[in-house]
């Protein structure tokens, strides 16, 4: 100055909010900023989901009682 490792802190993980001895990633020109079809490309059409997992509130959606 470069890599790596361990701690720490900051920050990010496709739609909102709070959590969490939790995961994974970045260190600020960084991590992110979904998929699937056509198209040379702009473009155009389709499709899941409020999570990164989990729990809970909220908002849509669907079905059933009252």
């Nucleotide at each position: 100055a470069u890599g790596g490792g361990c701690u720490g802190c900051g920050g990010a993980g496709a739609u909102g909010g709070c959590a969490u001895g939790c995961c994974u990633c970045c260190g600020u020109g960084a991590a992110c900023c979904g998929c699937c079809g056509c198209u040379u490309g702009a473009g155009c059409g389709g499709c899941u989901g409020a999570u990164g997992a989990u729990g809970c509130c909220u908002g849509c959606g669907u079905u059933u009682c009252c």

About this RNA: Predicted 3D model of a 66-nucleotide RNA (Fluoride riboswitch aptamer (crcB RNA motif)) from a Gammaproteobacteria bacterium. The sequence was found by an Rfam model in a public genome assembly. The source organism's lineage runs through Bacteria, Pseudomonadati, Pseudomonadota and Gammaproteobacteria.